Description: Predicted 3D model of a 109-nucleotide RNA (TPP riboswitch aptamer (THI element)) from Alsobacter soli. Of the family's consensus pairs, 100% are formed in the model. It was read from a public genome assembly, where an Rfam model found it. The prediction has a mean pLDDT of 78. Its Rfam family is "TPP riboswitch aptamer (THI element)". The literature on the family includes a 2002 paper in J Biol Chem by Rodionov et al., "Comparative genomics of thiamin biosynthesis in procaryotes. New genes and regulatory mechanisms". About the family: Vitamin B(1) in its active form thiamin pyrophosphate (TPP) is an essential coenzyme that is synthesised by coupling of pyrimidine and thiazole moieties in bacteria.
[in-house]
RNA sequence: CAUCUCUCGUCGGGGUGCCGUCUCAUGCGGAGGCGGCUGAGAGGCGUUCCGCCAACCCGUCGAACCUGAUCCGGCUCGCACCGGCGGAGGGAACGUGAGAUGGGCCGCG
Repeated sequence: CAUCUCUCGUCGGGGUGCCGUCUCAUGCGGAGGCGGCUGAGAGGCGUUCCGCCAACCCGUCGAACCUGAUCCGGCUCGCACCGGCGGAGGGAACGUGAGAUGGGCCGCG
């Protein structure tokens, strides 16, 4: 000096679903309370189509997350899950320190 891994700091990106039951409302679609499921995450507050905070996940080596998509097949009460679409189109980073590996230069013997 290069590469990789990790720590820390600051910053940024992102999602918040499904089921049962009760109450209320309703032409239909709903709203709230309680209980449960999956998941890393389904939380809290407020002036509640939204905003803020918290936790969690992810940040270009990028499947966090979004789009296609109210998508297609399997499975399920449904979400979830598995496969496809598909490594398709998008997608948010800088710095400090430590370690490992490799290379270069200088000095001494």